[in-house]
The part of an RNA shown here (large-subunit ribosomal RNA, domain VI) has 264 nucleotides and comes from an Actinomycetota bacterium.
Context: one part of a larger RNA
RNA sequence: CGCAGGAGAAUUGAGGGAAUUCGUCCCUAGUACGAGAGGACCGGGAUGAGUAAACCUCUGGUGCGUCAGUUGUCCCGCCAGGGGCAUGGCUGAUUAGCCAAGUUUAUAAGGGAUAAGUGCUGAAAGCAUAUAAGCAUGAAGCCCAUCCCGAGAAUAAUUCUCCCAUCCUUUAUGGAGUAAGACCCCAUGUAGAUUACAUGGUUGAUAGGUUAGAUGUGUAAGCACAGUAAUGUGUUUAGCUGACUAAUACUAAUUGGUCGAGGA
Numbered sequence: 001c002g003c004a005g006g007a008g009a010a011u012u013g014a015g016g017g018a019a020u021u022c023g024u025c026c027c028u029a030g031u032a033c034g035a036g037a038g039g040a041c042c043g044g045g046a047u048g049a050g051u052a053a054a055c056c057u058c059u060g061g062u063g064c065g066u067c068a069g070u071u072g073u074c075c076c077g078c079c080a081g082g083g084g085c086a087u088g089g090c091u092g093a094u095u096a097g098c099c100a101a102g103u104u105u106a107u108a109a110g111g112g113a114u115a116a117g118u119g120c121u122g123a124a125a126g127c128a129u130a131u132a133a134g135c136a137u138g139a140a141g142c143c144c145a146u147c148c149c150g151a152g153a154a155u156a157a158u159u160c161u162c163c164c165a166u167c168c169u170u171u172a173u174g175g176a177g178u179a180a181g182a183c184c185c186c187a188u189g190u191a192g193a194u195u196a197c198a199u200g201g202u203u204g205a206u207a208g209g210u211u212a213g214a215u216g217u218g219u220a221a222g223c224a225c226a227g228u229a230a231u232g233u234g235u236u237u238a239g240c241u242g243a244c245u246a247a248u249a250c251u252a253a254u255u256g257g258u259c260g261a262g263g264a
Base pairs, nucleotide, nucleotide: 001152005163006162007161008160009159010158011157015149016148017147018146021049022048023047024046025045026044027043033038050107051106052105053104054103055102059100060099061098062097066093067092068091069090070089071086072085073084074083075082076081110144111143112142117137118136119135120134164263166176167175168174169172181259182258183257184256185201186200187199188198189197206252207251208250209248210247211246212245213244216240217239222235223234224233225232226231
């Protein structure tokens, strides 16, 4: 820009893409078969490998503004307690998020037409013949079925809901202000390079803060007591705690602006 008014939603599915892989064991059954050795079809069940997707409950990895321990040095006048720097100084743990080696799911079942092949009926050709007419069967393959995209599918589809018939003029495929609605702008994240998408914008829980909790770390500081002291014990499963959960308008989403039909 188009889809002959303007919008907001929900669908249909032309078409396209992905996947559709392979074992082992058990039962049937030591049966059929076979002198024996050996050893099934068909059918049923269990368990894996590969591949793919999603997810983070578990197992773990990471976790550079979490917690603790600790070395050197400088600083906060000193002690105590802290801060900076040293690969995050080093070390031990670790929330959220992300991730796999973890978890879950799928690769299932079924239908149709067939290939090679196997047949029924059956003439030409009194027989025979799966073929000439006709009718079956038959594959991991083909078409469906499963999952994803999908109306620019220009043959531009369908359904529902909302908005209406204003004003001006040079009367047009014109202009203006509006409606429903949308955008700008702002707070953001389930999204993300930008954009887009999604949530929210005071008739508000969108982010921050606060409060409460969870989680992690592992028992803070101060004080008291014991000990000459290092240190230990009690207060104390303490103190602190990023991203997690909930509540709460305290702070910030202010005020505004723009676009947008009149139906050939």
The coordinates come from a structure-prediction model, not an experiment, and the mean pLDDT is 89.